[in-house]
Molecule: Bacterial RNase P class A
Organism: Gammaproteobacteria bacterium
């Protein structure tokens, strides 16, 4: 100086008029007023509501290992891989089954003999053909039954033996993924971000939840199913309290069992209502100090209060400035010009994913060059 990784942060100010939403206050004033992604509705939860929230099947995540968390497809921190390295990862299983690996090759998985190489035998005899071995060397492919060397054999072959690698046993080390030694028969493609198979977790729905006034209308109309009933008490003899049983129809994400509610329920036509407070911002909440963990995060203290709108509030003009590009000079600087991104809360919190004009920076890691 260069090339690569991986992180943080701001994203416009000042100053006037005017204006809009909202707390405080008789009033006059006064305080406060869209984001790092408010977007994406991908996750995960708080909260609310369905009386309880079982059981099987199916179904959706999810998938190396420890630790955090209110929970996660999130954090940190480790194992294996990959990477030269800083760094990065979507990582349980392929001998449970099913399936696919075009084309080319002989042949693509419990898948071979195409050329070849040995040995026998015969022929029209230096080339052919049959028989039998063999996978070591060619060939094809992305990928051919471990890989490199010696040895041995008619020619090879883990057929033996040295050292890798898988792979089985075993010991030792670690909470544990998983690494470290012996010992072995010698050797069992790849794809599960194909169906599957195993292990874990999972009630649903959602602030248009839910809840409380207030008005209004047609207590409308048709169909269907079903309310058996028994005992005992009170009774004005109309009916009422409880118990048993029975039951149209309902709750229980789907579907089956099972449980519970149940005297009216279901379905179709047709009329009214759409207003108004609530939820609605004090929260897993935000800064600062100690403690304590390798961190992630937990413990304790103190300080604080930063929108709550409902067709939907923070805007409009005027100047100056900063930032950045062009041009131009009398060039530490000056002077005209043209820009100033992505984009706006609607229950709220952690996350993740896109989108950003320009600015500021922090740490690794490689190359070179020079002190």
């Nucleotide at each position: 100086g260069u090339g690569g990784g991986u992180g943080a942060g701001c994203g416009g100010g000042c100053a006037a008029u005017c204006g809009c939403u909202u707390c405080c206050g008789a009033a006059a004033g006064g305080g406060a007023g869209a984001g790092g992604a408010a977007a994406g509705u991908c996750c995960g939860a708080a909260c609310u509501c369905c009386g309880c929230a079982g059981g099987g099947c199916g179904g959706u995540g999810u998938g190396c290992c420890c630790c955090g968390u209110a929970a996660u497809c999130c954090g940190g921190g480790g194992g294996c891989c990959c990477g030269a390295a800083a760094g990065g990862g979507a990582c349980g299983g392929a001998a449970a089954g099913u399936g696919c690996c075009a084309c080319a090759g002989a042949a693509a998985a419990a898948a071979u003999a195409c050329c070849g190489c040995c040995g026998g035998g015969g022929c029209u005899a230096c080339g052919c053909c049959c028989c039998g071995g063999u996978a070591a060397g060619g060939g094809u492919g992305a990928a051919a039954a471990g890989g490199u060397g010696c040895g041995g054999u008619a020619a090879g072959a883990g057929c033996g033996c040295a050292c890798c690698a898988g792979c089985g046993a075993u010991c030792c080390g670690g909470u544990g993924a998983c690494g470290g030694g012996u010992c072995g028969g010698c050797u069992u493609g790849g794809c599960a971000a194909a169906c599957c198979c195993c292990g874990c977790a999972c009630g649903g729905a959602g602030c248009a939840a839910g809840g409380c006034c207030a008005a209004a209308u047609a207590g409308g109309g048709a169909a269907a199913c079903g309310a058996a009933g028994c005992g005992c008490g009170c009774u004005u003899c109309g009916g009422u309290g409880c118990g048993c049983a029975g039951g149209a129809g309902g709750a229980u994400g789907g579907c089956c069992c099972g449980u519970c509610c149940g005297a009216g329920u279901u379905u179709c036509c047709g009329g009214g209502u759409a207003g108004g407070c609530c939820g609605c911002u004090c929260g897993a909440g935000u800064u600062c100090c100690g403690g304590u963990g390798a961190a992630a995060g937990c413990c304790g203290g103190a300080a604080u209060c930063c929108a709550g709108a409902u067709g939907a509030a923070u805007g409009a003009u005027u100047g100056c400035c900063g930032c950045c590009c062009c041009g131009c000079c009398c060039c530490u600087g000056g002077c005209g010009g043209g820009g100033u991104a992505c984009a706006g809360a609607a229950u709220u919190c952690g996350g993740c994913u896109u989108a950003c004009a320009g600015c500021u920076u922090g740490c690794c890691c490689g190359c070179u060059c020079g002190c």